Model confidence (mean pLDDT): 84 of 100. A computed fold for a 77-nucleotide RNA from Sulfurovum sp., annotated as c-di-GMP-I riboswitch aptamer.

[in-house]
RNA sequence: AACUGAAAAAGCCAAACUUAUCGUGAGAUAAGGACGGAAAGUCAUGGGACUUUGAACAAGUUCGCCAGACUGCCAAU
Numbered sequence: 001a002a003c004u005g006a007a008a009a010a011g012c013c014a015a016a017c018u019u020a021u022c023g024u025g026a027g028a029u030a031a032g033g034a035c036g037g038a039a040a041g042u043c044a045u046g047g048g049a050c051u052u053u054g055a056a057c058a059a060g061u062u063c064g065c066c067a068g069a070c071u072g073c074c075a076a077u
Base pairs, nucleotide, nucleotide: 002077004075005074012037013036017032018031019030020029021028022027035064041070042069043068045067046066047065048062049061050060051059052058
């Protein structure tokens, strides 16, 4: 550096649900919690899904839906 996640070890994140706060809403934040995760780290760039709206090509949410970009722990080869 490439590739892989079989075994091992060290740590990491935290779904549903509950409570509080914020938001018209999708949802967000904090605490508890642990279904899972080798990028479940970051970025709404493309697609998807969802919300607001009479409707939208408008304004938003989601990266724990997929793809892409950037970065990264441990170990085998």
It matches the Rfam family "c-di-GMP-I riboswitch aptamer". Its family is annotated with cyclic-di-GMP binding in the Gene Ontology.